[in-house]
RNA sequence: UUCAUACUAGCCAAAUGGUAAGGCACUUGACUCAUCAUCGAGAAUAUGCGGGUUCAAAUCCCGUGUGUGAAA
Numbered sequence: 001u002u003c004a005u006a007c008u009a010g011c012c013a014a015a016u017g018g019u020a021a022g023g024c025a026c027u028u029g030a031c032u033c034a035u036c037a038u039c040g041a042g043a044a045u046a047u048g049c050g051g052g053u054u055c056a057a058a059u060c061c062c063g064u065g066u067g068u069g070a071a072a
Base pairs, nucleotide, nucleotide: 001071002070003069004068005067006066007065010024011023012022018055026042027041028040029039030038048064049063050062051061052060
């Protein structure tokens, strides 16, 4: 320098153009002498960033950042 690939909540992680799932963690209630575990409920700020296409974009297109790998 070129190519490939990944980026979604504090962490992990799904979703092939149509309400952004789930688990852990967190908050709260029950249970308990108490803690843990278990069970119920709840919230949150999440699609790396900037544009474009579209009625509608995590998804398609362009540019770009970071990490990883490969080639020279």
The RNA shown here (transfer RNA) has 72 nucleotides and comes from Moorena sp. SIO2I5. The RNAcentral record of the sequence draws on ENA. Its Rfam family is "tRNA". A reference for the family is Lowe and Eddy (1997), "tRNAscan-SE: a program for improved detection of transfer RNA genes in genomic sequence", Nucleic Acids Res.